[in-house]
Molecule: c-di-AMP riboswitch aptamer (ydaO/yuaA leader)
Organism: Deltaproteobacteria bacterium
RNA sequence: CUAAUUUUAUCGCCGAAUCCGCAAUCUGGAGCGGGGGACCCAAAAUCAGGGGCGAAUCGCCACACGGCGUAGGGCAACCUCUUAGGCCCGAGCCCGCCAGCUAACCUCGCAGGCGUCAAGAGGGUAUUU
Numbered sequence: 001c002u003a004a005u006u007u008u009a010u011c012g013c014c015g016a017a018u019c020c021g022c023a024a025u026c027u028g029g030a031g032c033g034g035g036g037g038a039c040c041c042a043a044a045a046u047c048a049g050g051g052g053c054g055a056a057u058c059g060c061c062a063c064a065c066g067g068c069g070u071a072g073g074g075c076a077a078c079c080u081c082u083u084a085g086g087c088c089c090g091a092g093c094c095c096g097c098c099a100g101c102u103a104a105c106c107u108c109g110c111a112g113g114c115g116u117c118a119a120g121a122g123g124g125u126a127u128u129u
Stems, first nucleotide, its partner, number of pairs: 011115004018030003031110006041100001049098001050095004058069004072089004078123006
């Protein structure tokens, strides 16, 4: 000097998954999300069952694992939008014969996993003159 790994702090990313209070434990509030649930409206369904969360659906091949595409989704430098390019994801889980929308109302969650570096426009913040 370069590369890799580990730890800590700060900052940032995916995601609803954050903050405050009490506090030995238990437990609460705000905020952000999910589900159930009338009239009206809509709709047809009822075992080749049906449904929910999520971007994660579909097709082909292989058929042991899996592979190639794809709807769709993601990628700090205050925020948003646009353009270009590149890199990724395209899973999994749950309800249990049952659920359209849906005011009041009822109810549930606040985990987990990671590490980004092009430009322009508009808006905003702080400092200085």